Predicted 3D model of a 361-nucleotide part of an RNA (large-subunit ribosomal RNA, domain IV) from Patiria pectinifera. It matches the Rfam family "Bacterial large subunit ribosomal RNA". Gene Ontology terms of the family: structural constituent of ribosome and ribosome. The coordinates come from a structure-prediction model, not an experiment, and the mean pLDDT is 88.
Context: one part of a larger RNA
RNA sequence: CUCGGGUGAAGGAACUAGGCAAAAUGGUACCGUAACUUCGGGAGAAGGUACGCCCCCGCCGGUGAUGGGACUUGCUCCCUAAGCUAGUGGGGGUCGCAGAGACCAGUUGGCUGCGACUGUUUAUUAAAAACACAGCACUGUGCAAACACGAAAGUGGACGUAUACGGUGUGACGCCUGCCCGGUGCCGGAAGGUUAAGAGGAGAUGUUAGCCUAGCUUGUCUAGGCGAAGCAUUGAAUUGAAGCCCCGGUAAACGGCGGCCGUAACUAUAACGGUCCUAAGGUAGCGAAAUUCCUUGUCGGGUAAGUUCCGACCUGCACGAAUGGCGUAACGAUGGCCAAGCUGUCUCCACCCGAGACUCA
Numbered sequence: 001c002u003c004g005g006g007u008g009a010a011g012g013a014a015c016u017a018g019g020c021a022a023a024a025u026g027g028u029a030c031c032g033u034a035a036c037u038u039c040g041g042g043a044g045a046a047g048g049u050a051c052g053c054c055c056c057c058g059c060c061g062g063u064g065a066u067g068g069g070a071c072u073u074g075c076u077c078c079c080u081a082a083g084c085u086a087g088u089g090g091g092g093g094u095c096g097c098a099g100a101g102a103c104c105a106g107u108u109g110g111c112u113g114c115g116a117c118u119g120u121u122u123a124u125u126a127a128a129a130a131c132a133c134a135g136c137a138c139u140g141u142g143c144a145a146a147c148a149c150g151a152a153a154g155u156g157g158a159c160g161u162a163u164a165c166g167g168u169g170u171g172a173c174g175c176c177u178g179c180c181c182g183g184u185g186c187c188g189g190a191a192g193g194u195u196a197a198g199a200g201g202a203g204a205u206g207u208u209a210g211c212c213u214a215g216c217u218u219g220u221c222u223a224g225g226c227g228a229a230g231c232a233u234u235g236a237a238u239u240g241a242a243g244c245c246c247c248g249g250u251a252a253a254c255g256g257c258g259g260c261c262g263u264a265a266c267u268a269u270a271a272c273g274g275u276c277c278u279a280a281g282g283u284a285g286c287g288a289a290a291u292u293c294c295u296u297g298u299c300g301g302g303u304a305a306g307u308u309c310c311g312a313c314c315u316g317c318a319c320g321a322a323u324g325g326c327g328u329a330a331c332g333a334u335g336g337c338c339a340a341g342c343u344g345u346c347u348c349c350a351c352c353c354g355a356g357a358c359u360c361a
Base pairs, nucleotide, nucleotide: 001356002355003354004353005352006351007350008349010347011346014345019342027051028050029049030048031047036041038172052094053093054092055091056090057089058088059087061085062084063083067079068078069077070076071074095099107340108339109338110337111336112335113334114332115331119131120130135170136169137168138167139166140165141164147156148155149154173327174326175325176324178257179256180255183254184253185250186249187248188247189246192245193244194243198239199238203234204233205232206231207230210226211225212224213223214222215221216219258276259275260274261273262272285319286316297313298312299311300310301309
């Protein structure tokens, strides 16, 4: 020096990112116990008092020796009640620094964020505010259900049947959940427009039996042109469903929820007015917030001193209503702040007991 353990003057968190670690609390009985509350809780709230051993007495419970009585003479019944003893109460005495004497064995309180709660999770760096949850809502599904697995047979759903089952979102409870259907999605509609394969086959093109013209070297010649039928290659009109366009509905579907200018008898501000744009312009509630950039905003509280904390204000860069909003008792190995107690965390280190390391043998 490292590890394990112990003690400490005075101070008592000054340590530190942070009381991390340690210390402290601790049992039983009795007294007593706040805000708040969903009336269950909170609560072991908090805070106090008692506690060993010896002797005596009382009460009550267990056991029941002994003695007596009765007759129906019995393993009988009734009365008495010693001794021992569980519990409980009172009085007296006594010892120690200390009587729940060791081990064992809650620290407590206040404000606040988040999540209602018990639960679940990253086996091996994250236990949480994440997941789940009961409750709520929307939506699909009429049974050979929807949906899922499977080329299929079939199986689950379910030996269930809409008070059922599947999917999605939200997340106890309380008070509530505003406006927008223009876009996207979904549902409904079918008049019109568009639209595939298929049907249809106007026409066009190629080929050439034949015919026409011209030339000469008169040939089964050459060049140019027209061209039936057949065959082949194409091919217009017309007909043709859903879908899309179109017309409606729907936001606890995906989502969205403005700008500029002026105005009141100090000033300031603007209940009010004007104007542009939009599908509609953010309602209630909350707000420097797990959200606030500027920002350590400003004011108040707490401290001698507070970028954190609590209460307000509202100028919300960029809260906001089941992508839920705001509250909320209880709960939490949850985040932040404060206080009491307590302490070697610290001022500031010292010593002791052990185990290593280290040196020597």

The source organism's lineage runs through Eukaryota, Opisthokonta, Asteroidea, Valvatida and Patiria. The full RNA is in RNAcentral, with records from SILVA.